[in-house]
This is a predicted complex of two RNAs, RNase P RNA and transfer RNA, with 422 nucleotides together. It holds a member of the Rfam family "Bacterial RNase P class A". Rfam classes the family as a ribozyme.
RNA sequence: GAGUUGGCCAGGCAAUCGCGCCGGGUGAUUUAUCAUCCGGGGAGGAAAGUCCGGGCUCCACAGGACAGAGUGCCAGGUAACGCCUGGGGGGUGAGAGCCUACGGAAAGUGCAGCAGAAAAUAAACCGCCAGUCCGUUUGGGCUGGUAAGGGUGAAAUGGUGCGGUAAGAGCGCACCGCGCAACGGGUAACCGUUUGCGGCAUGGUAAACCCCACUCGGAGCAAGACCAAAUAGGGGGACAUAAUGCGUGGUCCGCGCUGUCCCCGGGUAGGUUGCUUGAGAUGCAUGGUGACAUGUUAUCCAGAUGAAUGAUUGCCCACGACAGAACCCGGCUUAUCGGCUGACUC
RNA sequence: GGGCCGUUAGCUCAAUUGGCAGAGCAAGGGACUCUUAAUCCCUAGGUUGGAGGUUCGAUUCCUCCACGGCUCACCA
Numbered sequence: 001g002a003g004u005u006g007g008c009c010a011g012g013c014a015a016u017c018g019c020g021c022c023g024g025g026u027g028a029u030u031u032a033u034c035a036u037c038c039g040g041g042g043a044g045g046a047a048a049g050u051c052c053g054g055g056c057u058c059c060a061c062a063g064g065a066c067a068g069a070g071u072g073c074c075a076g077g078u079a080a081c082g083c084c085u086g087g088g089g090g091g092u093g094a095g096a097g098c099c100u101a102c103g104g105a106a107a108g109u110g111c112a113g114c115a116g117a118a119a120a121u122a123a124a125c126c127g128c129c130a131g132u133c134c135g136u137u138u139g140g141g142c143u144g145g146u147a148a149g150g151g152u153g154a155a156a157u158g159g160u161g162c163g164g165u166a167a168g169a170g171c172g173c174a175c176c177g178c179g180c181a182a183c184g185g186g187u188a189a190c191c192g193u194u195u196g197c198g199g200c201a202u203g204g205u206a207a208a209c210c211c212c213a214c215u216c217g218g219a220g221c222a223a224g225a226c227c228a229a230a231u232a233g234g235g236g237g238a239c240a241u242a243a244u245g246c247g248u249g250g251u252c253c254g255c256g257c258u259g260u261c262c263c264c265g266g267g268u269a270g271g272u273u274g275c276u277u278g279a280g281a282u283g284c285a286u287g288g289u290g291a292c293a294u295g296u297u298a299u300c301c302a303g304a305u306g307a308a309u310g311a312u313u314g315c316c317c318a319c320g321a322c323a324g325a326a327c328c329c330g331g332c333u334u335a336u337c338g339g340c341u342g343a344c345u346c
Numbered sequence: 347g348g349g350c351c352g353u354u355a356g357c358u359c360a361a362u363u364g365g366c367a368g369a370g371c372a373a374g375g376g377a378c379u380c381u382u383a384a385u386c387c388c389u390a391g392g393u394u395g396g397a398g399g400u401u402c403g404a405u406u407c408c409u410c411c412a413c414g415g416c417u418c419a420c421c422a
Stems, first nucleotide, its partner, number of pairs: 001346009011316007019042001021040009044322001048333002051331005056220004063253004068216005073087005088102001089100004103211002108209002110205002125150002127146008158176006177200001178198005183192003224273004234264006245257003280299001283296005317320001347421002349416005356371004365402001373389005395411005
């Protein structure tokens, strides 16, 4: 100088005036609201896309069968995952590194347009070779052999060399490659300057059907629960449970309801709740290569419901990107001005 | 907030075991007619919303984005 990769920050400080939340005080009244004062805290790394996984809630604490969906090298982490960590194989780069839907094509089925002789139990167009016939100077016909050469294609049934042959061919041999087995290493995927066997024997496509292994019930906080007023609904208990219908998810079973009697007493564009203390975050220690786990210290850090987080002024600088919660978490992906920093490569 | 669909020529729509992207209307040219319309013939027009992947080959299969639509007959 060029580059790779991990982590962190997201204009700063001060003053004034506002907005919504929580706690406390005072005053007013309609006794749970309003006004006011004080104190506390007030968007993000992606709050986004809604692409995965969970918590929570209701339907049966999600049950059986089929269908369907998803994942797919190995081991580990985790509440769980399609995420993360470590490792293996493959690809790529000079390297640090980066990318990788990476099970099975020897269970079966399907597909491959055009070109090409032939596209899957291979195949003879040109060429090469042998025999034979015609011609006889070269050529032509027929029969057979041949996958070394040419040509087509995305793809043509191991590669190079020597031998061999009429010409050829794993036909034979050597080396390389491949497959299988043993042995050794590794938890495993897998690996090997190891040994033996096999002339080679099975093309591609499974983000085509399919097979194998594993996982998955559905819906979503507008879920759901409670309260108040008028008509209808509804809830609980007992009995009955044949049929129909409804609900729960795509179908069937099953389950609950729908029937009668008794008791209670009420749906919604209203209000309250769910609503933020959590697989929390911070620091330290220990274990682990790491993801992470365990222990401990101190602490509470937005919670709205027409929906707050803003405006003005002053100073400074590198002149400020993408963008804003709406039940909550863990991930992934996408957008993003710039700055700081650790490690590494050439 | 949650949920669900769609995107192909200027407009409206097709396109199936993945194999040359098409139709109608509209546009341009020509014929017919005194002229126009109608009718007939011909022609052009496509990054199949964008990017990446699987495959020999993608409108079609997979992933990520962009834009648009559906709220008393998607959900209170």